Order: sequence, then C1' cells, then structure tokens
RNA sequence: AACUCAUCCAGAGUGGUGGAGGGUCCGGCCCGACGAAGCCCAGCAACCGGUCCGUUCAGCGGACGCGGUGCCAACUCCGACCUCUGUAAGACAGAGGAAAGAUGAGCG
Repeated sequence: AACUCAUCCAGAGUGGUGGAGGGUCCGGCCCGACGAAGCCCAGCAACCGGUCCGUUCAGCGGACGCGGUGCCAACUCCGACCUCUGUAAGACAGAGGAAAGAUGAGCG
C1' cells in the first nucleotide's frame, strides 16, 4: 500500500512567525494583504494507551486529559453515481442510499 471495523450536521485564539496561496482530484462555490499554505504557542475532541471511580464485574459505564494520534472556515463546503418524490416531460428542487475521501485502531 491493500484489507477489516468505527466515526464524520458538534467543537477549537483578536497570538507569534511567514509572505501567496488554500479548501483531496474534477465541476462549482467559497476563504485569503482586514495576511493563504507551512512552522511554533494556545485550544478542541476523546479513537488508542494510561490513572482513578462505579458496577449487574474476563464485561460494561463514567471521570481525568498524563502519553500516542488527529483536528483547529463553510454538513466530508456543495455536486458527480443510484433510487424515490415534485413536473405532461425537462430543467431544477427535496428525501434516501452508495462510492470515494479523511481520521483512529487492528492487520500487514
């Protein structure tokens, strides 16, 4: 890498540095010199480990936030593919699903 499982409509600074890009790709639409990406500090969260507490005790639930990650604009920003509904039909809109993607853990 591939594969398996889980989650993805919540949450997170008026900081420093940096100096023009960024939001996965495509089509949109947005963010950005009132300062992008990156890096540092702060913060958010609770996937894994850890400590503690409870319990119906190989389990389950909770707290902490010590460690490993992650995250830190917009629903995974919206859409793409499928089904249904609205329409005579279409455009378009709505509802649902899938695929893909991201993150964690396992496997490797």
The prediction has a mean pLDDT of 84. SAM riboswitch aptamer (S box leader) from a Chloroflexota bacterium, 108 nucleotides, folded computationally. The sequence was found by an Rfam model in a public genome assembly. Of the family's consensus pairs, 97% are formed in the model. It matches the Rfam family "SAM riboswitch aptamer (S box leader)". Rfam's curators write: The SAM riboswitch is found upstream of a number of genes which code for proteins involved in methionine or cysteine biosynthesis in Gram-positive bacteria.